[in-house]
RNA sequence: UAGAGGCGCGGUUACUAAAAGUAUCAAUACAGAGGACGGAAUCCUGUGAAGUAUUGAAAAAGGAGCGACCGCCGAAGCUUCAGACACCAAAGUCUGUUGCUGGGUCUGCACUUAAGAGGUGCAGGACUGUCAUCCAGGUACAUAGCUCGGUGCCUUGAUGUUGUGCUA
Numbered sequence: 001u002a003g004a005g006g007c008g009c010g011g012u013u014a015c016u017a018a019a020a021g022u023a024u025c026a027a028u029a030c031a032g033a034g035g036a037c038g039g040a041a042u043c044c045u046g047u048g049a050a051g052u053a054u055u056g057a058a059a060a061a062g063g064a065g066c067g068a069c070c071g072c073c074g075a076a077g078c079u080u081c082a083g084a085c086a087c088c089a090a091a092g093u094c095u096g097u098u099g100c101u102g103g104g105u106c107u108g109c110a111c112u113u114a115a116g117a118g119g120u121g122c123a124g125g126a127c128u129g130u131c132a133u134c135c136a137g138g139u140a141c142a143u144a145g146c147u148c149g150g151u152g153c154c155u156u157g158a159u160g161u162u163g164u165g166c167u168a
Base pairs, nucleotide, nucleotide: 001168002167003166006073008072009071010070011069012068013067015065016064024057025056026055027054028053029052030051034044035043036042038088039087076101077100078099081096082095083094084093085092102128103127105125106124107123108122109121110120111119112118129162131160132159133158134157136155137154138153139152140151141150
């Protein structure tokens, strides 16, 4: 530099379901002082706040399925610390940084979520990829020929390791 693992990873986009007849808005009735996320600020409110009921209208985000396209094989995910965004905090996003994880899958617990979906973390199970070692078998080489042995390669089995790894 180029490749390999496989329901392989991530992103964008169209459609679909769900979220949900929910949030919200309007009208009416009851009701009677608060409401706007946690705080501050600023607004709304007896010209009726929050709440309850009825009627009518009625979403979206994040996530998911399927298809297409793009970038890839530390792909990527999580985590520690620092900085920036936002009035502060929380959550979130971006940049750098510390550490862990080879990969998908199943089960249990916890968190997140509308959710028995999905995601993340921990633990366990089988499977699988890589490299190494050992046993057995096959094949090629060197030898005038054969056997044994040696070296290289391949296959099954067993054991162990794991990505800044492995192969060319």

A computed fold for a 168-nucleotide RNA from uncultured Gudongella sp., annotated as Lysine riboswitch aptamer. It matches the Rfam family "Lysine riboswitch aptamer". Rfam's curators write: Riboswitches are metabolite binding domains within certain messenger RNAs that serve as precision sensors for their corresponding targets. Allosteric rearrangement of mRNA structure is mediated by ligand binding, and this results in modulation of gene expression. Its mean pLDDT, the model's own confidence on a scale to 100, is 79.